THF (Tetrahydrofolate) riboswitch aptamer from Defluviitalea raffinosedens, 94 nucleotides, folded computationally. The sequence is in RNAcentral, with records from Rfam.

[in-house]
RNA sequence: GACAGAGUAGGUAAAGUGCGUUAAGUGUUAAGGGAUGGGAAGUUGCCCUUAAACGAAAGCUAUUUAGCUGCGGUACUUUAUCGCUUCCGCUGCC
Numbered sequence: 001g002a003c004a005g006a007g008u009a010g011g012u013a014a015a016g017u018g019c020g021u022u023a024a025g026u027g028u029u030a031a032g033g034g035a036u037g038g039g040a041a042g043u044u045g046c047c048c049u050u051a052a053a054c055g056a057a058a059g060c061u062a063u064u065u066a067g068c069u070g071c072g073g074u075a076c077u078u079u080a081u082c083g084c085u086u087c088c089g090c091u092g093c094c
Base pairs, nucleotide, nucleotide: 001094003092004091005090010082011081012080013079014078015077016076017075018074019072020071021070028052029051030050031049032048033047034046038088039087040086041085042084058069059068060067061066
């Protein structure tokens, strides 16, 4: 020098444990902010806050308090799988 590879935030699927069903959460729009392969920078990706609009599947048992089955484009963890744009690095090989 050439070639190849590892590695992120997150996405998807399954399982487990929860939350809500007296409506939060999820999703949408706008504004502001934050983090983001090992380093620097970065957004059409991700997250947080605020505001607005929209929006639902409950039922059963029982004895007080509970329990069970569902429902939610529901939260977290684990596993599997997918997985950075530029520059510089790391590993292997010639």